[in-house]
RNA sequence: AAACGGCAAACCGCUCGUGAGAGCGGGACGCAACGCCACGGGACUCUCACCAGAGAGUCAGCCGGGCUACCGAA
Numbered sequence: 001a002a003a004c005g006g007c008a009a010a011c012c013g014c015u016c017g018u019g020a021g022a023g024c025g026g027g028a029c030g031c032a033a034c035g036c037c038a039c040g041g042g043a044c045u046c047u048c049a050c051c052a053g054a055g056a057g058u059c060a061g062c063c064g065g066g067c068u069a070c071c072g073a074a
Stems, first nucleotide, its partner, number of pairs: 006031002011026006029061001035067003039064003042059007
């Protein structure tokens, strides 16, 4: 570069959650790791404080990192 395919943003519906958000269905903005992992940073939520902060959570499609992986011109 091809080929078989794969995932699925926003938005909508239902359910769960105080919430960030998550699951299922529809739907495709995009994705060669947009597969998995909360280890580091970051953003967001809740509680206590209100002075600095602390605790518990969410986001892997915010970045870094770790692990795994289809095809095969080179």

This is a predicted structure of a 74-nucleotide RNA (c-di-GMP-I riboswitch aptamer) from uncultured Baekduia sp. The prediction has a mean pLDDT of 87. The RNAcentral record of the sequence draws on MGnify.